[in-house]
Molecule: transfer RNA
Organism: Candidatus Omnitrophota bacterium
RNA sequence: GGGCGGUUAGCUCAUCUGGUUAGAGCGCUACCUUGACAUGGUAGAGGUGACAGGUUCGAGCCCUGUACCGCCCA
Numbered sequence: 001g002g003g004c005g006g007u008u009a010g011c012u013c014a015u016c017u018g019g020u021u022a023g024a025g026c027g028c029u030a031c032c033u034u035g036a037c038a039u040g041g042u043a044g045a046g047g048u049g050a051c052a053g054g055u056u057c058g059a060g061c062c063c064u065g066u067a068c069c070g071c072c073c074a
Base pairs, nucleotide, nucleotide: 001073002072003071004070005069006068007067010026011025012024013023019057028044029043030042031041032040050066051065052064053063054062
């Protein structure tokens, strides 16, 4: 330098073909339960969807560029 894949909550990941308010598990906070802790239960907070453009009535999803990570080729 070229090719391919990836980037979504604090962490690990879903979200299939573009369409309501983007979800799950773990973690976190509060409460219930206990003498206290753990376990269990209920509720809640937490997302510019890597960044910047474009297409579209509408983009996490399609297109382009950039950045970063991984693999392969030279």